[in-house]
Context: one part of a larger RNA
RNA sequence: UGACGGGGACCCGCACAAGCGGUGGAGCAUGUGGUUUAAUUCGAUGCAACGCGAAGAACCUUACCACCCUUUGACAUCCUGAUCGCGGAUCGUAGAGAUACUUUCCUUCAGUUAGGCUGGAUCAGUGACAGGUGUUGCAUGGCUGUCGUCAGCUCGUGUCGUGAGAUGUUGGGUUAAGUCCCGCAACGAGCGCAACCCCUAUCCUUAGUUACCAGCGGUUCGGCGGGAACUCUAAGGAAACUGCUCGUGAUAAGCGAGAGGAAGGUGGGGAUGACGUCAAGUCAUCAUGGCCCUUACAGGGUGGGCUACACACGUGCUACAAUGGCAGGGACAAUGGGACGCUACACGGCGACGUGAUGCUAAUCUCAAAAAUCUGCCUCAGUUCGGAUUGGAGUCUGCAACUCGACUCCAUGAAGUCGGAAUCGCUAGUAAUCGCGUAUCAGCAUGACGCGGUGAAUACGUUCCCGGGUCUUGUACA
Numbered sequence: 001u002g003a004c005g006g007g008g009a010c011c012c013g014c015a016c017a018a019g020c021g022g023u024g025g026a027g028c029a030u031g032u033g034g035u036u037u038a039a040u041u042c043g044a045u046g047c048a049a050c051g052c053g054a055a056g057a058a059c060c061u062u063a064c065c066a067c068c069c070u071u072u073g074a075c076a077u078c079c080u081g082a083u084c085g086c087g088g089a090u091c092g093u094a095g096a097g098a099u100a101c102u103u104u105c106c107u108u109c110a111g112u113u114a115g116g117c118u119g120g121a122u123c124a125g126u127g128a129c130a131g132g133u134g135u136u137g138c139a140u141g142g143c144u145g146u147c148g149u150c151a152g153c154u155c156g157u158g159u160c161g162u163g164a165g166a167u168g169u170u171g172g173g174u175u176a177a178g179u180c181c182c183g184c185a186a187c188g189a190g191c192g193c194a195a196c197c198c199c200u201a202u203c204c205u206u207a208g209u210u211a212c213c214a215g216c217g218g219u220u221c222g223g224c225g226g227g228a229a230c231u232c233u234a235a236g237g238a239a240a241c242u243g244c245u246c247g248u249g250a251u252a253a254g255c256g257a258g259a260g261g262a263a264g265g266u267g268g269g270g271a272u273g274a275c276g277u278c279a280a281g282u283c284a285u286c287a288u289g290g291c292c293c294u295u296a297c298a299g300g301g302u303g304g305g306c307u308a309c310a311c312a313c314g315u316g317c318u319a320c321a322a323u324g325g326c327a328g329g330g331a332c333a334a335u336g337g338g339a340c341g342c343u344a345c346a347c348g349g350c351g352a353c354g355u356g357a358u359g360c361u362a363a364u365c366u367c368a369a370a371a372a373u374c375u376g377c378c379u380c381a382g383u384u385c386g387g388a389u390u391g392g393a394g395u396c397u398g399c400a401a402c403u404c405g406a407c408u409c410c411a412u413g414a415a416g417u418c419g420g421a422a423u424c425g426c427u428a429g430u431a432a433u434c435g436c437g438u439a440u441c442a443g444c445a446u447g448a449c450g451c452g453g454u455g456a457a458u459a460c461g462u463u464c465c466c467g468g469g470u471c472u473u474g475u476a477c478a
Base pairs, nucleotide, nucleotide: 001478002477003475004474005473007472008471009470010469011468012467013466015462016461019426020425021424022423023422026318027317028316029315030314031313032312033311034309035308042053043052064304065303066302067301068300069299070298073129077128078127079125080124081123082122083121084120087106088105089104092101093100094099109119110118111117131293132292134291135290136289140287141286142282143281144280145278147276152191153190154189155188156187157186158167159166160165171182172181173180197270198269199268200267202238203237204236205235206234207233208232212227213226216225217224241264244258245257246256247255248254320419324378325377326376327375328374329373336367337366338365341360342359345356346355347354348353385416390411391410392409393408394407395406396405432454433453434452435451436450437449438448
C1' cells in the first nucleotide's frame, strides 16, 4: 500500500421489511445430469451452465455410428501432355446410392504475326500441396459474460517521507453521481458521471396521398364530388433551466413547499459499460502459433443416431374451477409481414383444408378473427372442471412423415380439489391478466424478440439476511 475480520461509523440497492403473483406437489413441453447404446456428435457447469451456442435435428443441417466407395482429392495455385469446347436437356443397364458404362438432341471458345504462338476451358499424369468441427481458450487475436451503469480509476508539476509511498482523491455539507459548494500543500488534467444521440409525452409551422371528414353538394349509401379544419403521417422548430415565489441552509451548494405548465427538479424508456477482476467463456462463427493425421483423424453416399429411459434437477405451459366452463350476440388496438408471397369473394367439406377466382411490388390489396366485454345455461360434483393417454378416420408440407412433423374430426377421459422444507419476480401504466405480430422456416413454437388491451396492492422503516461504496481500526496474510 492492499486484502481480510462472526471490528467500528456513515450510505445505497426489490437486499430485508410491507404487499401482489408464482416455483417446489400433478400432467405435459423443453434443457441438463445420470444410465443405456453401434452412435446416443461437440461445447456451456455457483451467482455469471441447464427453453444456453441451436432465429427452428424427418433427408439436408451433421460434426456421431454401421456399411459401401474415392485418393492431387469436394476446393486453391503451379508444372507436363492431350483435346477444342465447356455446359444443358435426355434414353437405357447395374447398384441402396455415391458411382460406372451408354443413347439422342441443343450449343460448336477468344485473339492471332496463322507458329499450338498467346489466353481460356476440360481431361489425364506427376509431385509440390490441398484438406482436418483433430488437440491445446493454461500459447493467442477478436468477440462476450460478470462485479456494475457500481462511482470509482489514474496522471503531470509541486510539497512531505531515507524509502516503499503519501498528498491531491482526506475533512464540513450536499447529490443518483469523485454531483456541486466551502475549507485545505496543493494546483491542474485525463478515463469514467452528467450532457450531446434515439423513442415517447404538449404545441406550432410546412406538406395533404394511398391516410382524414367539420361544414357544403350529390348519393347506387361506397369519403363519391369536394375540403385542408380535425385525426394521422414526417421534416423543421418551440418548450423544463431549480428559470420564478416563500421557507430553510453558512450569505454557498442544495433541500422542502408553491405558482404557472402537456410535462418539475435526471419527466418516462433506450443506446452508451472507466482502470481492472475471475489463467471466467469461446481454437466448433472467424482468424491464428505449436503439436498431430495424410489410401486417413481427409472426401462422397445409403441407412441409423442426435428424439433412447428404473431415475434426479433447472426453466416453462396447462390446470385443479363459479372473479369460472359452455353456447349465442356484438364493439374497440398496436407493432409488423407479403410476388418462389399474402390472398378478398363464391362454392364443397362438421373441420383441418380443397376447387375456382380477385386485388396487391402495398398508409391503396391482404394476413386480420383481436382477446378481454354483454346475455342465457350449468349449481359445487372429480362435475358441462381438467385435459394427459389411447383407438379410429383424415388434411397439409415435402423425393420421403416407420424410427421422428404439425393440424383436424369422432371416440376415450389419467393425474390433479392450490402444493412440505425451501425458494423466485415485481415499486406504476409496473406486477398480474388478455390476445396480436415477427425472425428462423418447405413443414414444425408452451421458446425468443417485439406490440398493444384491461389494470392493482404496498413501502412504518434500515435492527436483521445478501451484495456494493467511503472513512477508520486490528492483523503472525501478500
The part of an RNA shown here (small-subunit ribosomal RNA, 3' major domain) has 478 nucleotides and comes from an uncultured prokaryote.